């Protein structure tokens, strides 16, 4: 990678056009209210480098090893977080991750 199985959560929201004989769906817009498991966006330890050098601070040491701490910079994870995208009756779609299999 590919194929098969399995896969949660959140409004059958309002209002207002379009397709319709109504209406349901479906679609465009407005607008409030939720999901996180498609993608995407941040974040940890550590690792690296500045600096501790006298106009950043603390501290060390036999030794101005020009050292360690804080501090600042970069790389860094997810099922954390963000909700940008997507998504919120049932079906279909899609799904992170798993399972047999090749």
């Nucleotide at each position: 990678u590919c194929a098969c199985u399995g896969g949660a959560g959140a409004g059958a929201g309002a209002c207002g056009g379009g397709u319709u004989g109504c209406g349901a769906g479906c679609u465009c817009g407005u607008c409030c209210a939720c999901c996180g498991a498609a993608g995407g966006g941040g974040c940890a330890a550590g690792c690296g480098g500045c600096u501790c050098g006298u106009u950043g601070c603390c501290g060390g040491c036999a030794a101005u090893c020009a050292c360690g701490g804080c501090g600042c910079c970069g790389c860094c994870a997810a099922u954390c977080u963000c909700u940008c995208a997507g998504g919120u009756a049932a079906a279909g779609c899609g799904g992170a991750c798993a399972g047999c299999g090749a």

RNAcentral holds the sequence, with entries from MGnify. Glycine riboswitch aptamer from a soil metagenome, 102 nucleotides, folded computationally. It matches the Rfam family "Glycine riboswitch aptamer". Clan: Glycine riboswitch clan.